[in-house]
Context: one part of a larger RNA
Molecule: small-subunit ribosomal RNA, 3' major domain
Organism: uncultured prokaryote
RNA sequence: UGACGGGGACCCGCACAAGCGGUGGAGCAUGUGGUUUAAUUCGACGCAACGCGAAGAACCUUACCUGGACUCGAAUGCGAGGGGAGGUCGCUUAACAGUGACUGUACCGGCCAACCGGACCCGAAGCAAGGUGCUGCAUGGCUGUCGUCAGCUCGUGUCGUGAGAUGUUGGGUUAAGUCCCGCAACGAGCGCAACCCCUAUUGAUAGUUGCCAACAGGUAAUGCUGGGAACUCUAUCAAGACUGCCGUUGAUAAAACGGAGGAAGGUGGGGACGAUGUCAAGUCAUCAUGGCCUUUAUGUUCAGGGCUACACACGUGCUACAAUGGUUGGUACAGAGUGUCGCAAUCUCGUAAGAGUGAGCUAAUCACACAAAACCAAUCUCAGUUCGGAUUGAAGUCUGCAACUCGACUUCAUGAAGUUGGAAUCGCUAGUAAUCGCGAAUCAGCAUGUCGCGGUGAAUACGUUCCCGGGUCUUGUACA
Numbered sequence: 001u002g003a004c005g006g007g008g009a010c011c012c013g014c015a016c017a018a019g020c021g022g023u024g025g026a027g028c029a030u031g032u033g034g035u036u037u038a039a040u041u042c043g044a045c046g047c048a049a050c051g052c053g054a055a056g057a058a059c060c061u062u063a064c065c066u067g068g069a070c071u072c073g074a075a076u077g078c079g080a081g082g083g084g085a086g087g088u089c090g091c092u093u094a095a096c097a098g099u100g101a102c103u104g105u106a107c108c109g110g111c112c113a114a115c116c117g118g119a120c121c122c123g124a125a126g127c128a129a130g131g132u133g134c135u136g137c138a139u140g141g142c143u144g145u146c147g148u149c150a151g152c153u154c155g156u157g158u159c160g161u162g163a164g165a166u167g168u169u170g171g172g173u174u175a176a177g178u179c180c181c182g183c184a185a186c187g188a189g190c191g192c193a194a195c196c197c198c199u200a201u202u203g204a205u206a207g208u209u210g211c212c213a214a215c216a217g218g219u220a221a222u223g224c225u226g227g228g229a230a231c232u233c234u235a236u237c238a239a240g241a242c243u244g245c246c247g248u249u250g251a252u253a254a255a256a257c258g259g260a261g262g263a264a265g266g267u268g269g270g271g272a273c274g275a276u277g278u279c280a281a282g283u284c285a286u287c288a289u290g291g292c293c294u295u296u297a298u299g300u301u302c303a304g305g306g307c308u309a310c311a312c313a314c315g316u317g318c319u320a321c322a323a324u325g326g327u328u329g330g331u332a333c334a335g336a337g338u339g340u341c342g343c344a345a346u347c348u349c350g351u352a353a354g355a356g357u358g359a360g361c362u363a364a365u366c367a368c369a370c371a372a373a374a375c376c377a378a379u380c381u382c383a384g385u386u387c388g389g390a391u392u393g394a395a396g397u398c399u400g401c402a403a404c405u406c407g408a409c410u411u412c413a414u415g416a417a418g419u420u421g422g423a424a425u426c427g428c429u430a431g432u433a434a435u436c437g438c439g440a441a442u443c444a445g446c447a448u449g450u451c452g453c454g455g456u457g458a459a460u461a462c463g464u465u466c467c468c469g470g471g472u473c474u475u476g477u478a479c480a
Base pairs, nucleotide, nucleotide: 001480002479003477004476005475007474008473009472010471011470012469013468015464016463019428020427021426022425023424026319027318028317029316030315031314032313033312034310035309042053043052064305065304066303067302068301069300070299076128077127078126081122082121083120086103087102088101089100090099091098107118108117109116110115130294131293133292134291135290139288140287141283142282143281144279146277151190152189153188154187155186156185157166158165159164170181171180172179196271197270198269199268201239202238203237204236205235206234207233211228212227215226216225217224242265245259246258247257248256249255321421325380326379327378328377329376330375337368338367339366342361343360347356348355349354387418392413393412394411395410396409397408398407434456435455436454437453438452439451440450
């Protein structure tokens, strides 16, 4: 100087407390361990691994296994040489691969033909290959974490023999090393804050594909039409919030508390943004890369299988156990997105999943697209039920060469566990929790996951004694 203390003081955080809803019990989905297996590819392991890499394993992916095949090799460049490229039909093979016949006389330039050159195809030898093989404890890059915590340092000066100290400590204050005052310090840098984006208010400009108040026309109905530029909205530029004003407290400071005005008040709400460093944290399987290993195989290719197994254990979720509910009928109100290899209206058929048809739309124009919870009416009457939907049988639909292993969905039948969950444990402070639906990426198909969007919309916070984590000062130390 640090680190540590079941030392002290002060402060903060959904850390506790006060509340609301969960997990832990059930069924299923999904990940992991274990076990099994020819293989169940690999990585990730307290917080900070376990709906994680994977924004989507039927083939492909695919790295694994079994079997077949190739050896300058699957791709690219240079290549002696050869050839029309290509197309169709056979044989053979599980497939890759192999092989035969027929057709074809093509493209560009040299005028046509022939011939030559170019492009195209095949291609011996050879030069360069390849490796998701090992080492993340050889590395770059990227990322997690403490932590959006308020810290981490430097120059000059001063003090100390020196390691170092001071500044950065102290008195106040703040979300903040934020600011003020004091002070052997005076300044500065990286962080904090602000500058950036969205959102809440208003104005100006602009009105199409969006809007419709006034005027006119028209319809069964609809901004449907003329028209309008008010309103909503769209999207660019501005304004606005700064403790600016008033009062009180304070050290006359910084600031705190209350008030006015205001759409908004003390960082308005949210996002992006992550200092010096820590964990030899994670990743050689995104990529790059040193070293090592391999080269008729640890490379390449094909078919089938596996990654989907199942006495069990754990994590994360979904659906429930019902009346604040289930069922049936009616009726209302979003936002944000996506669409030409696409979204698909309408009509017809089907109980339905869907099928046929194919208007319109490269989209503020058309479509996906009926939002659902809510509300109104009826019914069920506390039951393992008209709760719950697992499981299983049958019949189908769609995607796709192909749904057996192993897809999603529909209909009929079946109708399991489950009556609110032990010890323990998680999230959340406001448009939040809870609850309700909608969209997108990936994607042929496949979502209870992920990322977004809006609808309805709470309760509680006395307080900091205690648990956990963190910051500052101080103290002790047989620790470095």